[in-house]
């Protein structure tokens, strides 16, 4: 310097076939259970889906450019 992956909740990741209200699991929080606690159950809370731009009636999803991190390579 070229190339490719990956970028989604505190954390590990799905969703990448454009429209369904953005999701699971683990943490946290409240509750039930229990003589307590842990394990089991149930609930809630939690996301400007890496930034910007753009395509579209409509973008996590497509298209560009850029930030970051991993590999390959000259």
């Nucleotide at each position: 310097g070229g190339g490719g992956c990956u970028g989604u909740a505190g954390c590990u990741c799905a969703g990448g076939g454009g429209a369904u209200u953005a999701g699971a699991g683990c943490a946290c929080c409240c509750g039930c259970c229990u003589u307590c606690u842990a394990a089991g159950c149930g609930g809630a809370u939690g996301g400007u889906c890496g930034u910007g731009c753009g395509u579209u009636c409509g973008a996590a999803u497509c298209g560009c450019a850029c930030c970051a991190g991993c590999c390959c390579u000259g």
Overview:
RNAcentral holds the sequence, with entries from Rfam. The RNA shown here (transfer RNA) has 74 nucleotides and comes from Candidatus Viridilinea mediisalina. Its Rfam family is "tRNA". Rfam classes the family as a transfer RNA. Model confidence (mean pLDDT): 82 of 100. The organism belongs to Candidatus Viridilinea, within Bacteria.